[in-house]
A computed fold for a 275-nucleotide part of an RNA from a Fidelibacterota bacterium, annotated as large-subunit ribosomal RNA, domain VI.
Context: one part of a larger RNA
């Protein structure tokens, strides 16, 4: 397109993935059993490997628009002070994000028909027989508990009418169930999509937030967090340099605020009561 008005939301689940591991030690207990040496079953707890999934508090990696050192050079006339280039120059840190080596979390219990296998009654066959009629048991494995996805499941599903779903018209007729008539006209709902600002979504699209009845993004405030005490003046020293001012300064993504900017202005699509 479909799923017999349209839209919004919430679902059922037919069916389909996922996941299913295992160890050591302790208590039962040195007990049952064994002459002795040795050494259980059944129950129960702790503690681990591998495996998966989520997550970033902590522990660490990254962290190419952060902070700082510092090397050559070259430019801003020159000091001072800064910028550029040299793998990001090199070099120590490091937010946020994304990460593991970090963290938490999973396999559990349990139900139901079975396998091998072990029985209960019982005959055919006066006996035996677990079987032939009939009952009950019996796995890490089958099917169902767990988690995920799911109505294009074309057999296309359910709810939403009360107190919370919405939207969609006039006239005439009428037996109040309804029909008819309109129509080169007239109307444009709820809804929903482009446009715009974004992201925790993201190849694209989907998705998710916002669009002045605004905190959806930048900016600004503060606040967290990093670097590690700027610059400029001052004192000390001949001078490199040291000291104060000064836990300064300077700060990408984080957190609060605030309409200072941007979200303007608009289009389109969906109709008219439902085979």
């Nucleotide at each position: 397109c479909g799923c017999a008005g349209g839209a919004a939301a919430c679902u059922u689940g037919a069916g389909g993935g996922a996941a299913g591991c295992u160890g050591u030690u302790c208590c039962u207990a040195g007990u049952a059993c064994g002459a002795g040496a040795g050494g259980a079953c059944c129950g129960g707890a702790a503690c681990g490997g591998a495996c998966g999934a989520a997550c970033c508090u902590c522990u660490g990696g990254u962290g190419c628009a952060c902070c700082a050192g510092u090397u050559g050079u070259c430019u801003c006339a020159u000091c001072a002070g800064a910028g550029g280039c040299a793998c990001u120059g090199c070099u120590g840190g490091g937010u946020a994000g994304c990460u593991a080596c970090g963290u938490u979390c999973g396999g559990c219990a349990g139900g139901g028909a079975u396998a091998a296998g072990c029985g209960c009654u019982g005959a055919a066959a006066g006996c035996a027989u677990a079987u032939a009629a009939g009952c009950a048991c019996g796995a890490a494995g089958c099917c169902c508990u767990u988690c995920c996805c799911a109505a294009g499941a074309u057999a296309a599903g359910g709810u939403u009418u009360c107190c919370c779903u919405c939207c969609c018209c006039g006239a005439c007729a009428u037996u109040u169930g309804u029909g008819u008539c309109g129509g080169g006209g007239g109307u444009a709902a709820a809804g929903g999509c482009c446009u715009c600002c974004c992201g925790u979504a993201g190849a694209c699209u989907a998705c998710g937030g916002g669009u002045u009845u605004g905190a959806u993004a930048g900016g600004u405030c503060a606040c967290a967090g990093g670097u590690g005490u700027a610059a400029g003046u001052c004192c000390g020293g001949u001078a490199a340099c040291g000291g104060a001012u000064u836990u300064a300064g300077c700060c990408g993504a984080g957190u609060g605020a605030u309409a200072c900017u941007a979200a303007u202005u608009g289009g389109c699509c969906g109709u008219c009561a439902g085979g």
Its mean pLDDT, the model's own confidence on a scale to 100, is 81. NCBI's taxonomy places the organism under Bacteria, Pseudomonadati, Fidelibacterota. The full RNA is in RNAcentral, with records from ENA.